Model confidence (mean pLDDT): 76 of 100.
Predicted 3D model of a 373-nucleotide RNA (Bacterial RNase P class A) from a Desulfobulbaceae bacterium.
């Protein structure tokens, strides 16, 4: 200097005017006054997770059915964070994956001999047996030496196909070859050692083997009741407390507790179901909370603990603006008292996560290249 990795903040700022919504004091009682305070994000966004709360009268077992998956730890709590282990990319900083294939089924296409019970397409050998054939020795049987060729035989090393082919490479041996045999590496077992672990180093012995795939089906191990603020709680208000039906009345109709079972539980002039009318308004739930924040202590972190401080929206057809001024940032050029601009985007019970969206700006930390000293 050029190029990369991960991390974190901001996302206008002050100050007046008004206008609007809520809280609190005065003050008022028909309206509405007056002082003082506050007033839409890092993602309010998906609604993909995970709780707190409410109701499901109380308390359960079991199947089913969902989810999550490497250790350990952190939280309330997760499918979320932290740190390690390990595998595969990158030169690095760094990124991404993760029970189990020896419990069982299933799939692996086209090519290729073969794709898992692994029949050999090309090729190499043909020592051994058998065939032809030349010499040579023997009365003959026969025996010896040598060539050819490749039938029986033997091979899986070499080649061919493929994402994947009977452990890899190198000596030796063999008729040609194989872990046949050796060493090194890989694999399995045992045992020592380090670790809480996942794992990891190391030794011995073994010739040991025929793959994948579980976001296939299944199998192990943990986790889980349901509904959900439109939840529930309370006052009002209305009508025609209408009309049928069925099945019960303690010998138990119906209903709830997820889907089913076991179990339990309410329950009697009861329960369901059907048809028809009438009302829908108002408070409350509603923001003090697993709360912000500053220091401290522990701990590799994540995160806990202490002490101090502060109250930071509560609408409900939905408030949180509109205007002027000055500064910051950005951008363009004629460089000046100049013109223009502001991304993704609006809270609705709350609160941790995760994912997506982002105009512009700023700040640290690693890793590499070049080049001067």
């Nucleotide at each position: 200097u050029g190029g990369g990795g991960c991390g974190g903040g901001c996302g206008c700022a002050u100050g007046a005017u008004c206008g609007c919504u809520c809280c609190g004091g005065c003050a008022g009682c028909g309206c509405a006054g007056u002082c003082g305070g506050a007033g839409a994000g890092g993602a309010a966004a998906g609604u993909c997770c995970g709780a707190a709360c409410a109701c499901u009268a109380c308390a359960g077992g079991g199947c089913a059915c969902g989810g999550u998956g490497g250790u350990u730890c952190g939280u309330a709590a997760u499918g979320c964070g932290a740190a390690c282990c390990u595998c595969g990319g990158g030169u690095a900083a760094c990124c991404g994956g993760g029970g189990g294939a020896a419990a069982g089924u299933g799939c692996c296409a086209c090519a290729g001999a073969a794709a898992a019970c692994a029949c050999a397409c090309c090729g190499c050998c043909g020592a051994u047996g058998a065939c032809c054939u030349g010499c040579c020795c023997u009365u003959a049987c026969g025996g010896g030496c040598g060539g050819g060729a490749a039938c029986a035989g033997g091979c899986a090393a070499g080649g061919u196909u493929g994402a994947a082919a009977u452990g890899g490479c190198g000596a030796g041996g063999u008729a040609a070859g194989a872990g046949c045999u050796c060493a090194c590496c890989g694999c399995u077992u045992u045992c020592g050692c380090g670790g809480c672990g996942a794992c990891g180093c190391g030794a011995a012995a073994g010739g040991c083997a025929u793959g994948g795939u579980a976001a296939a089906c299944c199998c192990c191990a943990c986790c889980g009741g349901g509904u959900g603020c439109a939840a529930g709680a309370c006052c009002a208000a209305a009508u025609a407390g209408g009309g049928a039906a069925a099945c019960g009345c303690u010998u138990g109709a119906g209903g709830g507790c997820u889907g089913c079972c076991c179990g339990u539980c309410c329950g009697a002039a009861g329960u369901u179901u059907c048809c028809g009318g009438g009302u829908a308004g108002g408070u409350u739930g509603c923001a003090c909370g697993a709360g912000g924040u500053g220091c401290c202590g522990g701990g590799c972190g994540a995160c806990c603990g202490g002490c101090a401080u502060c109250c930071c929206a509560g609408a409900u057809a939905a408030a949180u603006g509109a205007u002027c001024a000055u500064g910051a940032c950005c951008u363009g050029c004629u460089u000046g008292u100049c013109a223009g601009g502001g991304a993704c985007a609006g809270a609705a019970u709350u609160c941790g996560g995760c994912u997506u969206a982002u105009a512009g700006c700023c700040c640290g930390c690693c890793c590499u290249u070049u080049u001067u000293u």

It matches the Rfam family "Bacterial RNase P class A". By type it is a ribozyme. The gene name in the source record is rnpB. The model forms 96% of the base pairs in the Rfam consensus.